RNA sequence: UCUCGAAAAAGGCAAACCCGUCGCAAGGCGGGGACGCAAAGCCACGAGGCCGCGUUACGCGGUCUGUCGAGCUACCGAA
Numbered sequence: 001u002c003u004c005g006a007a008a009a010a011g012g013c014a015a016a017c018c019c020g021u022c023g024c025a026a027g028g029c030g031g032g033g034a035c036g037c038a039a040a041g042c043c044a045c046g047a048g049g050c051c052g053c054g055u056u057a058c059g060c061g062g063u064c065u066g067u068c069g070a071g072c073u074a075c076c077g078a079a
Base pairs, nucleotide, nucleotide: 004077005076012037013036017032018031019030020029021028022027035066041072042071045069046068047067048064049063050062051061052060053059054058
C1' cells in the first nucleotide's frame, strides 16, 4: 500500500415513532428518539421503488443514496 473487518479502542451516522415546519404528494428540514450501519460519507450516472399530471402501454415532471450497481473521498488496525 492492497485485500479484509476484531466479542479491540476512539469517535461518527441515525430506522420506526413523536413534536414543529415546508410541500398537492412522494418526501425535505429542525428537535426528541435508536432499529440498525465499516462508508448509513458525497454523487440521481445506470437499474429500481414511490408521488403528481396526462385515458392505457407509456410519457413528462418530481422524490428516495438506510434498495442494488458505477464513480469520488475517508477514521482505526487484531487475524